Transfer RNA from Candidatus Kerfeldbacteria bacterium RIFCSPHIGHO2_02_FULL_42_14, 75 nucleotides, folded computationally. It matches the Rfam family "tRNA". Rfam links the family to the GO term triplet codon-amino acid adaptor activity.

RNA sequence: GCCAGGGUAGCUCAGAGGUAGAGCAGCGGACUCAUAAGCCGUUGGUCGUGGGUUCAAAUCCCACCCCUGGUACCA
Numbered sequence: 001g002c003c004a005g006g007g008u009a010g011c012u013c014a015g016a017g018g019u020a021g022a023g024c025a026g027c028g029g030a031c032u033c034a035u036a037a038g039c040c041g042u043u044g045g046u047c048g049u050g051g052g053u054u055c056a057a058a059u060c061c062c063a064c065c066c067c068u069g070g071u072a073c074c075a
Base pairs, nucleotide, nucleotide: 001071002070003069004068005067006066007065010024011023012022013021018055026042027041028040029039048064049063050062051061052060
């Protein structure tokens, strides 16, 4: 260089056109003599960047950036 996969909450990841979610973490509550665990509630997102398609884009298309793996020439 080329090929494949990936980038979504602090972390790990779902979500493949119609209100952005879960677990953990954080915060609050209840419980307890107290702490932890478990329980209840709750905060937190310009969905990598820019453009395009669409009534509507995290999702489809194009370009670029970054991460992981493969490859050195063949389908």